RNAcentral holds the full RNA, with entries from ENA. Large-subunit ribosomal RNA, domain II from a Candidatus Melainabacteria bacterium, 680 nucleotides, folded computationally. Taxonomically the source falls in Candidatus Melainabacteria (Bacteria, Bacillati).
Context: one part of a larger RNA
């Protein structure tokens, strides 16, 4: 892991509600007793309980009563029948659907491991170093001191046994629940070790690591309290039918829990034709927008209080000011916490039409679940007008929703699946092939594989619309020619000659030619330009708006529009076909509900959850009955029946039991619990 067995809302008492039955202004017995039986049964027993009257704290009064001065008013009553069984749904108390702690407490058992200590024993190859003391010699007045020898100290040195465990590798379902291999530290000491003993868990012991106290230690182990408790996790077993949520508000030692409300369900009651959609009319409002009249904010200009600075003066004060600037005027801003204004929606009420069709309401009752939400559009706060971000409002979806489309894709688009059909029509989206349906038609655009990702910005890409100028008296482009003189204007300057700079910018000859538009020179020179003529012969410029394209454009497994491929099979517009879903229709069938009379209409996605109806298992009664060796139960196979759980039949096997129906009682249904036991 698989297969098989086992495996979770039970029971008692009390209470409440529903159904059902008995009796009924009453209902009922409890303990106990009598008594029959195989076991029940049956009969006594009225103590007690509930109801029949309430109100008040009470005295007390009473269909009333309390408050009150009250005959007022208000509160609670009167005007609806209960009670005792049985069955079922809740609740309370009990382990209370099942499994699961870590803990806490009590009583015991442990120091054969290990920590410390006590008593009594054992062990430490070999090699080195050479303290004190002593002896002798030298030395001294005597000492000191020096030398040699002797001596054998030391938590001394090197290094086996022994004790330890620093490094690395191996091992890691090991040879081993801590080892092996190679190196490593101590090795006469605070050394090591044998045997016996002492200290015990809220404790001991600890050269102290919360270490160790029998592979267990921030409090050992065993048993008991104990089925501790678990607002937590997991699991919770047959079928069909009807309805169907919530992830919000308030509160909470509250935030993953709970209470009340909201939303679901079932039953009942109620009354108008109540509800919903829609039309009209009437309301309250201060949002969007807008505005600056208030409160703030803000730019420029005018006038300019006051101040600064400067001047005059002995001072008072006066004058000036390209400084600051109140207030005011003109123009121009901004605002969630500004408003002289002010919508659309939404909301409330009344009336009415049409649609829908019981969807409405609760002075009522039962049972819940939910109280982690999420995405998209719209309106906002936070954030960076970031987030598949976060917090609200609002609508829709998902959640609890299948089907078609978006290649794939809870949340987007279309559309809400009762069942069957080898029938039809459509939605979104599509119609060259993969792939169902147009290589459809008409008119255009695009040349970029744009289509098939992006911006600021850039560009004689190309199509359309428009404004304006020039042009057969010859435009635009190209080519040929001319582009001169006064003059090197004047000034400045070393120079300044059209062309460093400043001023002026005239006149002449002309078809035309600037006191000069650019390059150039030290300055000249030189080359082009404006402007003009000729050649040529028909359109040529400038600008605005707009369609489709171009550049801007770099990413990591694979080229990449889903792919093939496409110049349309791209884009725009128009048109007609077709395909396309569990939508709609058709045919047949089932169920629910409402009317009603035997049919019609509507409905039948569904998690949590509520309600209803059934199937099957074991046992009991009928009953050891019907049936059964001419073959029971069980087992295997099979093309039968039923809306499901399921039910028959036949054949084979099996070899002795054993139904159905109607009732009753439950150890009553397995796929999940790191379930449990067994097998493989």
């Nucleotide at each position: 892991g698989c297969c098989g067995g086992c495996g979770a809302g039970u029971u008692a008492u009390a209470u409440u509600c529903a159904g059902u039955g008995g009796c009924a202004a009453g209902g009922u017995u409890a303990a106990g007793g009598c008594g029959u039986u195989a076991a029940u049964a049956g009969c006594c027993g009225g103590a007690g309980c509930c109801a029949a009257a309430g109100g008040g704290a009470a005295a007390c009064c009473a269909a009333g009563u309390g408050c009150g001065a009250a005959u007022a008013g208000c509160g609670c009553g009167u005007c609806a029948a209960g009670u005792c069984g049985c069955u079922g749904g809740g609740u309370a108390u009990a382990g209370a659907c099942c499994c699961g702690a870590a803990c806490c407490c009590g009583c015991g058992u442990g120091a054969u491991c290990u920590a410390a200590c006590c008593a009594u024993g054992g062990g430490c190859a070999g090699g080195u170093u050479g303290a004190a003391g002593c002896u002798u010699a030298a030395g001294u007045a005597a000492a000191a001191u020096u030398a040699a020898g002797u001596g054998g100290a030391g938590g001394a040195c090197c290094g086996a046994a022994c004790c330890g465990a620093c490094u690395a590798a191996a091992g890691u379902u090991g040879a081993a629940a801590a080892u092996u291999u190679a190196g490593c530290g101590g090795a006469u000491g605070a050394c090591u070790u044998g045997u016996g003993g002492u200290u015990a868990g809220g404790g001991g012991u600890g050269a102290a690591a919360u270490g160790c106290c029998a592979a267990u230690c921030g409090a050992a182990c065993g048993c008991g309290g104990a089925g501790c408790u678990a607002g937590c996790u997991g699991g919770u077993u047959c079928u069909c039918c009807c309805c169907g949520a919530a992830a919000u508000g308030u509160a909470u030692u509250g935030a993953g829990g709970u209470a009340c409300a909201g939303c679901a369900u079932c039953a009942g009651a109620u009354u108008a034709a109540a509800g919903c959609u829609u039309g009209c009319u009437g309301g309250a409002g201060g949002u969007a927008g807008a505005g600056c009249a208030c409160u703030a904010u803000u730019u420029c200009g005018g006038u300019g209080c006051g101040g600064g600075c400067g001047a005059a003066g002995a001072a008072a004060u006066u004058c000036g000011u390209a400084c600051c600037a109140a207030a005011u005027c003109g123009a121009g801003u901004u605002a969630a916490a500004c408003u002289c204004c002010g919508a659309a929606u939404a909301c409330c009420a009344g009336c009415g039409u049409a649609g829908u069709g019981u969807u409405a309401u609760c002075u009522g009752g039962u049972u819940a679940g939910u109280g982690a939400g999420u995405c998209u559009g719209c309106g906002a706060g936070g954030g960076a007008u970031a987030a598949g971000c976060u917090u609200c409002g609002u609508a829709g979806g998902c959640a609890a929703g299948a089907g078609g489309g978006a290649a794939a894709c809870a949340u987007c688009c279309c559309a809400g699946a009762c069942c069957a059909c080898c029938a039809g029509c459509u939605a979104a989206g599509g119609u060259c092939c993969c792939u169902a349906a147009g290589u459809u038609a008409u008119a255009a655009c695009u040349a970029a594989g744009u289509g098939g990702a992006u911006a600021a910005g850039g560009a004689g890409g190309u199509g359309g619309a428009g404004u304006u100028g020039c042009a057969u008296a010859g435009a635009c482009a190209a080519c040929c020619a001319a582009a001169a003189g006064g003059u090197u204007u004047g000034c400045u300057u070393a120079g300044a000659a059209g062309c460093a700079g400043c001023c002026a910018u005239c006149c002449u000859u002309u078809a035309a030619a600037g006191a000069g538009u650019g390059c150039g020179u030290a300055a000249u020179a030189g080359c082009a330009c404006a402007c003009u003529g000729g050649u040529c012969g028909a359109g040529c410029g400038a600008c605005u708006c707009u369609g489709c394209g171009c550049c801007g454009a770099g990413a990591a497994u694979u080229u990449a529009c889903g792919g093939g491929a496409c110049u349309a099979u791209g884009u725009u517009a128009u048109a007609c076909a077709c395909c396309g879903a569990a939508g709609c229709u058709g045919u047949g069938g089932a169920a629910u509900u409402a009317c009603a009379u035997u049919g019609u209409a509507a409905u039948u996605g569904g998690u949590a959850g509520g309600g209803g109806a059934g199937c099957g298992u074991u046992c009991u009664g009928u009953u050891g009955u019907a049936g059964g060796c001419u073959g029971a139960a069980g087992u295997a196979a099979c093309a039968c029946c039923g809306g499901a759980a399921g039910g028959a039949g036949u054949u084979a096997u099996g070899g002795a039991c054993g139904a159905a129906g109607c009732a009753g009682a439950a150890g009553u249904g397995a796929g999940a619990a790191u379930g449990u036991c067994g097998g493989c």